[in-house]
RNA sequence: GCGGGAUUAGCUCAGUUGGCAGAGCAUCUGCUUCCCAAGCAGAGGGUCGUGGGUCCGAGUCCCAUAUCCCGCU
Numbered sequence: 001g002c003g004g005g006a007u008u009a010g011c012u013c014a015g016u017u018g019g020c021a022g023a024g025c026a027u028c029u030g031c032u033u034c035c036c037a038a039g040c041a042g043a044g045g046g047u048c049g050u051g052g053g054u055c056c057g058a059g060u061c062c063c064a065u066a067u068c069c070c071g072c073u
Base pairs, nucleotide, nucleotide: 001072002071003070004069005068006067007066010025011024012023013022019056027043028042029041030040031039049065050064051063052062053061
C1' cells in the first nucleotide's frame, strides 16, 4: 500500500426484507429473610465509532474517515 472483518446501554452481544432501538449480566427500588446471599417483581440507563449522502423514513443502503483484528504484498 491492497483486501476482508469488528465498532449498538457500564460489560458481553442480538437486531431478519429500510418502518416503535432490544436481551443477558451489572446498577437502583420493592417483595421475601433476624441479617446477608439466593430467588421473585419492577425501574433507570443509548450522539447505533465519526462526518456526509440517498430516501417519506437509515443501526440497516452508498461515500469518506478513526481505532482494533486477520490476510496479502